[in-house]
The RNA shown here (c-di-GMP-I-UAU riboswitch aptamer) has 80 nucleotides and comes from a Deltaproteobacteria bacterium. The sequence was found by an Rfam model in a public genome assembly.
């Protein structure tokens, strides 16, 4: 280091609800947990979503990291 068992120390917060902010997807606070070994951080690709596009479509703007793949950082230490 690759890896993820018993545990230890901790940590995150789905839905909903109340508030704000945004045309919306969402985002932020507070309560409150459905889970999570990165449920930390990162929008590079791929995907969903939203918003202009005369209805598309072509395009342009945005959103989601708890949808995937990457990339980076981290607590513990069994077997291999």
């Nucleotide at each position: 280091a690759c890896c993820g068992a018993c545990a230890a120390a901790g940590g995150c917060a789905a839905a909903g609800c109340u508030g704000g902010a945004g045309c919306a997807a969402u985002c932020c606070a507070g309560c409150g947990a459905c889970g999570c070994a990165a449920a930390g951080c990162c929008a590079a690709g791929g995907g969903u979503c939203c918003c202009u596009g005369a209805a598309g479509g072509a395009a342009g703007g945005g959103a989601c990291a708890g949808c995937c793949u990457g990339g980076u950082u981290g607590c513990c230490g069994a077997a291999g």
Rfam family: c-di-GMP-I-UAU riboswitch aptamer. The family has 6 seed sequences and 17 matches in Rfam 15.1. For this family Rfam cites "Bioinformatic analysis of riboswitch structures uncovers variant classes with altered ligand specificity" (Weinberg et al., Proc Natl Acad Sci U S A, 2017). The family is grouped with related families in Rfam's "c-di-GMP_I riboswitch clan".